[in-house]
RNA sequence: AGAGUCAGCUGGACAGUCGCUGUUUUAUCGUCAAGAUAAAAUGGAGGAAAGUCCGGGCUCCAUUGGGCAGGGUGCCAGGUAACGCCUGGGAGGCGUGAGCCUACGGAAAGUGCCGCAGAAAAUAUACCGCCAGUCAAUUGACCGGUAAGGGUGAAAAGGUGCGGUAAGAGCGCACCGCGCAACUGGUAACAGGAGUGGCAUGGUAAACCCCACCCGGAGCAAGAUCAAAUAGAGGGACAGACGCGUGGCCCGCGCGGUUCCUGGGUAGAUUGCUUGAGCUGCAAGGUGACUUGCAGCCUAGAUGAAUGGCUGUUCUCGACAGAACCCGGCUUAUAGGCUGGCUCUUUCU
Numbered sequence: 001a002g003a004g005u006c007a008g009c010u011g012g013a014c015a016g017u018c019g020c021u022g023u024u025u026u027a028u029c030g031u032c033a034a035g036a037u038a039a040a041a042u043g044g045a046g047g048a049a050a051g052u053c054c055g056g057g058c059u060c061c062a063u064u065g066g067g068c069a070g071g072g073u074g075c076c077a078g079g080u081a082a083c084g085c086c087u088g089g090g091a092g093g094c095g096u097g098a099g100c101c102u103a104c105g106g107a108a109a110g111u112g113c114c115g116c117a118g119a120a121a122a123u124a125u126a127c128c129g130c131c132a133g134u135c136a137a138u139u140g141a142c143c144g145g146u147a148a149g150g151g152u153g154a155a156a157a158g159g160u161g162c163g164g165u166a167a168g169a170g171c172g173c174a175c176c177g178c179g180c181a182a183c184u185g186g187u188a189a190c191a192g193g194a195g196u197g198g199c200a201u202g203g204u205a206a207a208c209c210c211c212a213c214c215c216g217g218a219g220c221a222a223g224a225u226c227a228a229a230u231a232g233a234g235g236g237a238c239a240g241a242c243g244c245g246u247g248g249c250c251c252g253c254g255c256g257g258u259u260c261c262u263g264g265g266u267a268g269a270u271u272g273c274u275u276g277a278g279c280u281g282c283a284a285g286g287u288g289a290c291u292u293g294c295a296g297c298c299u300a301g302a303u304g305a306a307u308g309g310c311u312g313u314u315c316u317c318g319a320c321a322g323a324a325c326c327c328g329g330c331u332u333a334u335a336g337g338c339u340g341g342c343u344c345u346u347u348c349u
Base pairs, nucleotide, nucleotide: 001345002344003343004342005341006340007339008338009337010336012314013313014312015311016310017309018308020044021043022042023041024040025039026038027037028036029035046320050331051330053329054328055327056326057325058219059218060217061216065251066250067249068248070215071214072213073212074211075089076088077087078086079085090104091102092101093100094099105210106209110208111207112204113203114202127150128149129146130145131144133142134141135140158176159175160174161173162172163171177199178197179196180195183192184191185190223271224270225269226268233262234261235260236259237258238257242256243255244254245253278297279296280295281294282293283292284291285290
């Protein structure tokens, strides 16, 4: 100097003027109250507010349990309110490396699938070939052995070498691979060295399945209060041996009328609604996620839906994009700018 990798910050700014909205104060109107108007002060969209994919807080069913079906997760250990999230480790794989990825339990419980090609795709064979015997005598035919060599394929009865054999083959041996029971290290996943056995096993579970663990439901349009209005209408079914009770079924428990169809009326206001598993700083503990203690701060609450228009200056000339009960994650989109750690290559000193 270049290339790469991991992590973090920012996401136009300033000034003036008019406008929107929350809170507080003052004044006026209003019998009171609710509220309305004016002025002043002060606050007012995100790193993803997005997707609605997970987990909860909160509200109701509702008094209180169990089981089946169903669904979710899937290496180990921690973190957390919890999770399918995060952190650390293990195994496998990619990369020269820093690093990155994993839908990572079980194939000797069972079932299914592996097209075409190929002799044969798992209780798996003999197309070409090699060897022995018989017949023939140029090729060749019959019968037996073989699976080392060749071919097909994603995958074909562990790999390399030596010996052995009629020719071969773990047939035997050495090393590697695989299995087994112990030992050592580690909380564990797992790893290691030594021993032993010629050695049972093709793959696939993001196929059905088996195993381990977890799981009530509905949702702020939940729910609560006030106001208003009507037709206390008509018909059907069941009726305590029955019916109803927030996913399905059963048992238990609770309640006592329940449920369906047709038709008519009303639907406005308040609340829930923002002080939180909250944020920031420092210290201690921990490899880390994070935890504990102390101190400080209060940061949008709209309701057909609020932050916009104009002017001037500046600049890196502006991307993705707007809260609707709240929070912790994941995933997706993102112009430009800034910072740090680490790896590799080249050059100079």
A computed fold for a 349-nucleotide RNA from a Methylococcales bacterium, annotated as Bacterial RNase P class A.
It matches the Rfam family "Bacterial RNase P class A". For this family Rfam cites "Ribonuclease P: unity and diversity in a tRNA processing ribozyme" (Frank and Pace, Annu Rev Biochem, 1998).
The organism belongs to Methylococcales, within Bacteria.
The sequence was found by an Rfam model in a public genome assembly.
Model confidence (mean pLDDT): 77 of 100.